[in-house]
RNA sequence: UUAUAGGUUACAGGAGAGACUCCUUGUCGGAAGGGGCGCCGAAGGGGCAAGUUCCGAAAGAUCGGAAGGAAACUCUCAGGCAAAAGGACUGUAACUUGGCU
Numbered sequence: 001u002u003a004u005a006g007g008u009u010a011c012a013g014g015a016g017a018g019a020c021u022c023c024u025u026g027u028c029g030g031a032a033g034g035g036g037c038g039c040c041g042a043a044g045g046g047g048c049a050a051g052u053u054c055c056g057a058a059a060g061a062u063c064g065g066a067a068g069g070a071a072a073c074u075c076u077c078a079g080g081c082a083a084a085a086g087g088a089c090u091g092u093a094a095c096u097u098g099g100c101u
């Protein structure tokens, strides 16, 4: 200097969508496994724009192809659809980290 960076932990806040239905186990209730219909996006995961780079063609303007490429957008695999748990993200505090010079 990268750095208003990355990582970990603690505390606080934190949305959405059927306590749906059938069978089995079990329970005070939830819950677990399997089947059916309906939904959500904010664990995780996938996809894409511009710009940039490369290649080819063209006198040139430009055209075509490839690579790289973000999200709270999008997909809904996973996850979720009373509470609890989880939860992107935000704030506060502490600890910690390599590269370059």
Stems, first nucleotide, its partner, number of pairs: 001099002005097009018037001020036006038081003044077001045075003052067006